[in-house]
A computed fold for a 531-nucleotide part of an RNA from an uncultured prokaryote, annotated as small-subunit ribosomal RNA, 5' domain.
Context: one part of a larger RNA
RNA sequence: GGACGAACGCUGGCGGCGUGCUUAACACAUGCAAGUCAAGGAGAAAAUUUCCUUCGGGGAAUGAUUAAACUGGCGCACGGGUGAGUAAUAUAUAAGCAAUCUACCCAUAGGUUCGGAAUAACGUCGAGAAAUCGGCGCUAAUACCGUAUAAUGCAGCGGCAUCGCAUGAUGAUGUUGUUAAAGUUCUUGAAACGCCUGUGGAUGAGCUUGUAUCUGAUUAGCUUGUUGGUAAGGUAAUGGCUUACCAAGGCUACGAUCAGUAGCUGGUCUGAGAGGAUGAUCCGCCACACUGGAACUGGAACACGGACCAGACUCCUACGGGAGGCAGCAGUGAGGAAUAUUGCGCAAUGGGGGAAACCCUGACGCAGCGACGCCGCGUGGAUGAUGAAGGCCUUCGGGUCGCAAAAUCCUGUCAGAUGGAAAGAAAUGCAUAUAUGCUAAUAUCAUGUAUGUUUGACGGUACCAUCAAAGGAAGCACCGGCUAACUCCGUGCCAGCAGCCGCGGUAAUACGGAGGGUGCAAGCGUUGUUC
Numbered sequence: 001g002g003a004c005g006a007a008c009g010c011u012g013g014c015g016g017c018g019u020g021c022u023u024a025a026c027a028c029a030u031g032c033a034a035g036u037c038a039a040g041g042a043g044a045a046a047a048u049u050u051c052c053u054u055c056g057g058g059g060a061a062u063g064a065u066u067a068a069a070c071u072g073g074c075g076c077a078c079g080g081g082u083g084a085g086u087a088a089u090a091u092a093u094a095a096g097c098a099a100u101c102u103a104c105c106c107a108u109a110g111g112u113u114c115g116g117a118a119u120a121a122c123g124u125c126g127a128g129a130a131a132u133c134g135g136c137g138c139u140a141a142u143a144c145c146g147u148a149u150a151a152u153g154c155a156g157c158g159g160c161a162u163c164g165c166a167u168g169a170u171g172a173u174g175u176u177g178u179u180a181a182a183g184u185u186c187u188u189g190a191a192a193c194g195c196c197u198g199u200g201g202a203u204g205a206g207c208u209u210g211u212a213u214c215u216g217a218u219u220a221g222c223u224u225g226u227u228g229g230u231a232a233g234g235u236a237a238u239g240g241c242u243u244a245c246c247a248a249g250g251c252u253a254c255g256a257u258c259a260g261u262a263g264c265u266g267g268u269c270u271g272a273g274a275g276g277a278u279g280a281u282c283c284g285c286c287a288c289a290c291u292g293g294a295a296c297u298g299g300a301a302c303a304c305g306g307a308c309c310a311g312a313c314u315c316c317u318a319c320g321g322g323a324g325g326c327a328g329c330a331g332u333g334a335g336g337a338a339u340a341u342u343g344c345g346c347a348a349u350g351g352g353g354g355a356a357a358c359c360c361u362g363a364c365g366c367a368g369c370g371a372c373g374c375c376g377c378g379u380g381g382a383u384g385a386u387g388a389a390g391g392c393c394u395u396c397g398g399g400u401c402g403c404a405a406a407a408u409c410c411u412g413u414c415a416g417a418u419g420g421a422a423a424g425a426a427a428u429g430c431a432u433a434u435a436u437g438c439u440a441a442u443a444u445c446a447u448g449u450a451u452g453u454u455u456g457a458c459g460g461u462a463c464c465a466u467c468a469a470a471g472g473a474a475g476c477a478c479c480g481g482c483u484a485a486c487u488c489c490g491u492g493c494c495a496g497c498a499g500c501c502g503c504g505g506u507a508a509u510a511c512g513g514a515g516g517g518u519g520c521a522a523g524c525g526u527u528g529u530u531c
Base pairs, nucleotide, nucleotide: 001531002530003529004528006527007526008525009524010523013377014376015375016374017373018372019370020369021335026333027332028331030330031329032328035074036073037072039071040070047062048061049060050059051058052057081288082287083286090213091212092211093210094209095208096207097206100205101204105201106200107199108198109197110196111195112194114146115145116144122137123136124135125134126133127132153178154177155176156175157174158173160171161170162169163168183193184192185191186189214260215259216258221251222250223249226248227247228246229245230244231243232242233241263285264284266282267278268277269276270275290311291310292309293308313324314323315322316321341367343366344365345364349363350361351360352359353358380410381409382408383407390401391400392399393398414472416467417466418465419464420463424458429453430452431451432450433449434448435447436446437445475520476519477518478517479516480501481500482499486515487514488513489512490511496503497502
């Protein structure tokens, strides 16, 4: 000198863009953050209309292909948070899988037969304070089970061709065995959306290998599933991944083992570079979800807002028993030098479900708070000497603040008031016209095109115009040398200053105040960390 997720002191006008628990991976009240659906059966209420009425009320229709539940499908493994653990089961980079899987999506080939038994919801009875649970009875499906058919799938047994990188791979081929499905809607069709079996792709993931990745030797030896083999099991898949048996190996001063510290990277800061330091925000990967463990479902989890067991803690309880997990967004307490709103909206972008309308989305888009940072703008401009008053200094002549103020003439940024007023919106849906396909058809239906219509949280915001008015807007640090900037008064080794050298004991340019000056400026200084 630069930098910062900074903090503290004094001060503080506006805007844009960013950014904001670095500490206790401490504990959490409250609300929200993951739902959705032309599969399925059952199915309210308010309200409106209408009928009956003993005027209390009762029935029917619409509401209603509804709401809220239940079965089922897809999603919940994404998105969002945090950095505790991890020094290599991680990350970065370069390769490999002839040792692998991949829901939804795309392309392509073929298929979608015939049946059955249950169960939730519901009804009823019962237990319980509650959470919830039990008995009996009824019912449906794209839920479950059986059956038909089936190869280019899978498995066994054969020979052939092409090729390779050792185990082998690919292709056609013979034979035997084995494996599937679900419907819905209407316009009844070459329909739309589905369902099943292959093949290929895309995407995502898994595994293996080389190299690189902090400190300590006042850590020198470590290891028994340990190192290798055979066989079996397990996995999508290789493998001591696991088990039995056999052998006695494997790593290590090129630092094993142990201990400490730490998420890694693209990057960021600095530096001429080499390097050093760092890993907030943003992008990629990993790990974790109160602590520990083991699993289920699923294409994928050993699963933040799923389930089970154990533990600690908190809450409810009728003492028998139950409930919970903010390292999601806000917010609270605590800790701390220190870090924000219990906001608005799904209008845009993206995601989930759905044929779609649409629903959901604290992702996201916006707004609020904080000079926390960067950038921009302003706090006025011109003229004006009797060098006014006043302050300070003085050699008492004067000097200086100082063209500064006053005064005169202007301008109108920002803030203020009034009026106008966006872009961000493309789609989808609907209506009309029209083209193509299907068709007997100018019905319909599907696809496309054109026109119109529909949708804005921010926000009456940005921006523009007009009005009034110099009016509302300057501080902080320093002035002995380093280092730009000096005098007076007070104090008297006191009070104090100080980054280093050092000032202060009666004329202190070094302490405190004043006048003046210097530097930066909506900031200035101090502290901390780093180059």

The prediction has a mean pLDDT of 84. The RNAcentral record of the full RNA draws on ENA.